[in-house]
RNA sequence: UAUUUGAUGUCGGGAGAGCCAGAUCGCUGGCGCCGAAGGAGCAACCGCCUCGGAAACUCUCAGGCCACAGAACCGACGUCAGAAC
Repeated sequence: UAUUUGAUGUCGGGAGAGCCAGAUCGCUGGCGCCGAAGGAGCAACCGCCUCGGAAACUCUCAGGCCACAGAACCGACGUCAGAAC
């Protein structure tokens, strides 16, 4: 410099999946279901290649299935630490 990588903060967007019963608005139980917090598994692939990194795939331990909340991911604006010039 405002190119670029990662982390993080704020704002905005943000899916899926249910009934019954009991409680009385905090929930509980039965079976069924969802995958986009997290976690785990296989692996395409990648790398500094004796070893490592690895998914939006898979599993549902966790979480969720009115709403609220949360939410991977995307965008904008910052902060920090690098890389490049």
This is a predicted structure of an 85-nucleotide RNA (Glycine riboswitch aptamer) from an uncultured Rhodobacteraceae bacterium. It matches the Rfam family "Glycine riboswitch aptamer". Rfam links the family to the GO term glycine biosynthetic process. About the family: This family represents the bacterial glycine riboswitch.